This is a predicted structure of an 87-nucleotide RNA (Glycine riboswitch aptamer) from a soil metagenome.
Its mean pLDDT, the model's own confidence on a scale to 100, is 81.
RNAcentral holds the sequence, with entries from MGnify.
[in-house]
RNA sequence: UCGCGCGGGAGAGUUCGACGUCAGCGACGACGUCGACGCCGAAGGGGCAACAUCCCCGGAACCUCUCAGGCACCCAGACCGCGCGAG
Numbered sequence: 001u002c003g004c005g006c007g008g009g010a011g012a013g014u015u016c017g018a019c020g021u022c023a024g025c026g027a028c029g030a031c032g033u034c035g036a037c038g039c040c041g042a043a044g045g046g047g048c049a050a051c052a053u054c055c056c057c058g059g060a061a062c063c064u065c066u067c068a069g070g071c072a073c074c075c076a077g078a079c080c081g082c083g084c085g086a087g
Stems, first nucleotide, its partner, number of pairs: 001086008013037001015036008038071003044067001045065003051058001
């Protein structure tokens, strides 16, 4: 430095509409998909400072963009801790 395992780990609408499913006599309700508008940034991706160079190339992020991803819970999650293995 890389990989694996365990643990910790933030932010932002479970908003509106349509369709479907479940339950139901019906209304109400729950979940899923799609669309719309609003938002978040800590998977990934893009951009740049100092520096360096004759010039070009190079050159970081938790900064920035928000393409992707995300906005109840779960999953995911940069980064951190512990253990093991390889170089």